[in-house]
Context: one part of a larger RNA
RNA sequence: UUGGGUUUAAAGGGUGCGUAGGUGGGCUUAUAAGUCAGCGGUGAAGUCUCGGCGCUUAACGUCGAAACUGCCGUUGAAACUGUAGGUCCUGAGUGUAAACGAGGCAGGCGGAAUUCGUAGUGUAGCGGUGAAAUGCAUAGAUAUUACGAAGAACCCCGAUAGCGCAGGCAGCUUGCCAGGCUACGACUGACACUGAAGCACGAAAGUGCGGGGAUCAAACAGGAUUAGAUACCCUGGUAGUCCGCACAGUAAACGAUGAUUACUCGCUGUUUGCGAUACACAGUAAGCGGCCAAGCGAAAGCGAUAAGUAAUCCAUCUGGGGAGUACGCCGGCAACGGUGAAACUC
Numbered sequence: 001u002u003g004g005g006u007u008u009a010a011a012g013g014g015u016g017c018g019u020a021g022g023u024g025g026g027c028u029u030a031u032a033a034g035u036c037a038g039c040g041g042u043g044a045a046g047u048c049u050c051g052g053c054g055c056u057u058a059a060c061g062u063c064g065a066a067a068c069u070g071c072c073g074u075u076g077a078a079a080c081u082g083u084a085g086g087u088c089c090u091g092a093g094u095g096u097a098a099a100c101g102a103g104g105c106a107g108g109c110g111g112a113a114u115u116c117g118u119a120g121u122g123u124a125g126c127g128g129u130g131a132a133a134u135g136c137a138u139a140g141a142u143a144u145u146a147c148g149a150a151g152a153a154c155c156c157c158g159a160u161a162g163c164g165c166a167g168g169c170a171g172c173u174u175g176c177c178a179g180g181c182u183a184c185g186a187c188u189g190a191c192a193c194u195g196a197a198g199c200a201c202g203a204a205a206g207u208g209c210g211g212g213g214a215u216c217a218a219a220c221a222g223g224a225u226u227a228g229a230u231a232c233c234c235u236g237g238u239a240g241u242c243c244g245c246a247c248a249g250u251a252a253a254c255g256a257u258g259a260u261u262a263c264u265c266g267c268u269g270u271u272u273g274c275g276a277u278a279c280a281c282a283g284u285a286a287g288c289g290g291c292c293a294a295g296c297g298a299a300a301g302c303g304a305u306a307a308g309u310a311a312u313c314c315a316u317c318u319g320g321g322g323a324g325u326a327c328g329c330c331g332g333c334a335a336c337g338g339u340g341a342a343a344c345u346c
Base pairs, nucleotide, nucleotide: 004317005316006315007300008299012314014201015200016199017198021194022193023192025088026087027086028085029084030083031082033081034080035077036076037075038074039073040072041071042070049065050064051063052062053061054060091191092188093187094186095184096183097182100179103177104176105175106174107173108172109171110154114150115149116148117147118146119145120144121143125136126135162169163168206247207246208245209244210243211242216240220236221235222234223233258313259312260311261310262309263308266291267290268289269288270287271286272285273284274283295302296301319346320345321344328339329338330337331336
């Protein structure tokens, strides 16, 4: 390379937008680049294959044929692909109307809890554990009452519920922005799918500068435990946890399952629409779940939300260790990230 794969064996990019490229709906006309057919030219010799012949055979040599699956020219064919023109509405998009949601951004407000402060009541313990001790407390703690301050998070509702491309999103309220879905079928008329590069977004931890600092808490200190205990348990406690701006760019970033389209037996729960007097039953569309037929699968299992049947495009795998390491390059303030071997060894 051919071929075979990628839920769990090696392997789906964290996610989106999107350039080149690849691929692309129905009808119709033309063309003839691809495609197909006929004919002509060329495709040296040798080699290869087949049939003879010659060395005693073979290897080897030699003669003939075939082949050289290619290229060029020419004459045709017009189904398919391409190209050019016309046309259509079912793909895609726009519009009108209604409902939906923790979708995003910014502002305002609220109560409970926690800690701290002040004051009152009150007295000897509190706290913590398997048991203790460190710690706090007669300079009045813990408990309790009142008032005040601060920061962070939003009980119940709450749900194999909802929304978002993913990361993710939850007190209430206001403003702004975005979204898919349903109904109608008015408009455009293939405008589509995928997407190497590229650009943007991207949990937590981390970094820079400036704020904030209630709680919790790496590091650290002390008390225990233990043979030891640089841990698990306890008392404290700083970065951090929160906000703004900038960087970083990784996760078991998981459904360990790329995106899009078409097709394929049923049952059942639920969300939001449509339709309707009516969730009484059934229907329909888009989701979120459970169980199964066929089929698939090594099995576990998947099964209209496919891991089934097919198609297009991208990414990616090729024994374990060495190693996501070394070197180089690119990015970063750094931490580190991206790309990514070999010797050797089993």